[in-house]
Order: sequence, then structure tokens, then C1' cells
RNA sequence: CUCCGAAUUGUAAAAGUGGGGGAACCAACUAUUGGGGUGAAUCAUUAAAAUGUAAGGAUACUUAAUGUCCUGAACCCGUCAGCUAACCUCAUAGGAGUGAUUAAGCG
Repeated sequence: CUCCGAAUUGUAAAAGUGGGGGAACCAACUAUUGGGGUGAAUCAUUAAAAUGUAAGGAUACUUAAUGUCCUGAACCCGUCAGCUAACCUCAUAGGAGUGAUUAAGCG
């Protein structure tokens, strides 16, 4: 300097950004086969490993296409939560090192 990510700015208070709960109306097989949340990270085969896969990211001005390289995890709530105005509440981390071509636009 750049990238994943909401995770930046500020001395701080906070601001900004991201998430959860929560009416009416609407919706809803609604049941331990428990159910649900964050996230792209779901699903299949398998004794396991592994191989694929929904989906997602990078390719250095932006967008698109082609090519290439990757990810396709993990954790949490605790029997409980559809949507949801008011309202309540939480997070603001942790990691990594890519840079090819074409077109349009911007500068």
C1' cells in the first nucleotide's frame, strides 16, 4: 500500500457502519425427528479421509467480459423468537499478500 470482513473516524464522549429482539395488518402444519441466530460457507457421496456442489472473493481508478487463482468454515442461543412501527439491545474483531487481457467510462 492492498485484500477478506460491518469492524472505520475520534484524546474521549460519541458519530458512522453492521446485527438481534419486538405490535397492528399479513403470513404460517404449529408438533424432540426440537427450534433458531451470525456468516458466501449449503447440499451429496463416504467408516474416515477425500471428491464434488449451491453460493462467495481476488485479479490495484470504476464497471463488464474472458482467463487465472482461491473460499465453500466456524461459532452462538438454550426449549424460545415469522413479518414487525414505537421501543429495547449487541458488535465495531480477527486475519491475509493479489496485481493477466479486452471494451466502455472517469480522471
The RNA shown here (c-di-AMP riboswitch aptamer (ydaO/yuaA leader)) has 107 nucleotides and comes from a soil metagenome. Rfam family: c-di-AMP riboswitch aptamer (ydaO/yuaA leader). Gene Ontology terms of the family: cyclic-di-AMP binding and regulation of gene expression. Model confidence (mean pLDDT): 87 of 100.